Context: one part of a larger RNA
RNA sequence: UUGGGCGUAAAGCGUCCGCAGGUUGCUUUAUAAGUCAAUGGUCAAAUCCUGAUGCUUAACAUCAGGACUGCCAGUGAUACUGUAAGGCUUGAGGCUGGGAGAGGCAGACGGAACUAUAGGUGUAGUCGUAAUAAGCGCUGAUAUCUAUAGGAACACCAAAGGCGAAGGCAGUCUGCUAGAACAUGCCUGACACUCAUGGACGAAAGCGUGGGUAGCGAAGGGGAUUAGAUACCCCCGUAGUCCACGCUGUAAACGAUGUGCACUAGGUAUUGGAAGUUUCGACCCUUCCAGUGCCGUUGAAAAAAGCUAACGCGUUAAGUGCACCGCCUGGGAAGUACGGUCGCAAGACUAAAACUC
Numbered sequence: 001u002u003g004g005g006c007g008u009a010a011a012g013c014g015u016c017c018g019c020a021g022g023u024u025g026c027u028u029u030a031u032a033a034g035u036c037a038a039u040g041g042u043c044a045a046a047u048c049c050u051g052a053u054g055c056u057u058a059a060c061a062u063c064a065g066g067a068c069u070g071c072c073a074g075u076g077a078u079a080c081u082g083u084a085a086g087g088c089u090u091g092a093g094g095c096u097g098g099g100a101g102a103g104g105c106a107g108a109c110g111g112a113a114c115u116a117u118a119g120g121u122g123u124a125g126u127c128g129u130a131a132u133a134a135g136c137g138c139u140g141a142u143a144u145c146u147a148u149a150g151g152a153a154c155a156c157c158a159a160a161g162g163c164g165a166a167g168g169c170a171g172u173c174u175g176c177u178a179g180a181a182c183a184u185g186c187c188u189g190a191c192a193c194u195c196a197u198g199g200a201c202g203a204a205a206g207c208g209u210g211g212g213u214a215g216c217g218a219a220g221g222g223g224a225u226u227a228g229a230u231a232c233c234c235c236c237g238u239a240g241u242c243c244a245c246g247c248u249g250u251a252a253a254c255g256a257u258g259u260g261c262a263c264u265a266g267g268u269a270u271u272g273g274a275a276g277u278u279u280c281g282a283c284c285c286u287u288c289c290a291g292u293g294c295c296g297u298u299g300a301a302a303a304a305a306g307c308u309a310a311c312g313c314g315u316u317a318a319g320u321g322c323a324c325c326g327c328c329u330g331g332g333a334a335g336u337a338c339g340g341u342c343g344c345a346a347g348a349c350u351a352a353a354a355c356u357c
Base pairs, nucleotide, nucleotide: 004328005327006326007311008310012325014201015200016199017198021194022193023192025088026087027086028085029084030083031082033081034080035077036076037075039073040072041071042070048066049065050064051063052062053061054060091191092188093187094186095185096183097182103177104176105175106174107173108172109171110154114150115149116148117147118146119145120144121143125136126135162169163168206247207246208245209244210243211242215241216240220236221235222234223233258324259323260322261321262320263319266295267294268293269292270291271290272289273288274287275286276285306313307312330357331356332355339350340349341348342347
């Protein structure tokens, strides 16, 4: 291995692209490598099995036959796989058309709020809390009205809504750019699926260089609370949060559910597209395709089936199958040590054992 699994028990790589490899639609002809059939050869002796014989029997020995696992040769078969040469259109891709979308990048612009500064009005408090205090304030605060400056984020619309491979994406407009869905015919003609190694992208925090810094705010300082309070509460506040370029490469990166294809009752809501019907025109309505959600139950019986340890899943499967990849094998030690690779560092990736229960 034969013969198990991976939603929650151990186990799906964070996501995608993709070489090798594995697998691969319908059909014709050829070939006969795999495959199948019979034949011949070989497969030392001993051992093993069957039968017979010989030692008084047995063990043992002798003789004859056989088995096992293969290999080689030529002959034949041609369904399947392979190979070679053709054909096809349903898989896949392309062209065309009108639409949808916070998909990405860049630029410009906008209003609300906030803070600071300047000026006006105005006077004694204000802020804060469960209550205080610290803080701010007669060098005129808080409040209120203007102006200027600045940085960051975009109320309502907003939705179980949309888009994206994932991370993720939300003010408005413009430019550039990517993907998906639908519809109609046409074109190519299997060009496909998956993918070890590899490559790219990858929240937040963090790191490097240079800018920026309104608000918030690790660290830090002060005030409270408390037995204490290195906290929770209050007042400040540095890094950071923002931008450009580069690095890091991790998350409960979650649907804790790998990707692709096919099949297996429905109901309902919603998003996008199309057709039909109707209408002055649209909406409603019906059907189809693609997405996103929910329900799938009581019961005498039907209101899925099936799966699952149960919870639950149920055409968006965890049902039924096929193809390929990844991963798991008692708990702890440990995602650690050592070694290696990568990184400026932090660390990341790969990854044990002794011992112990």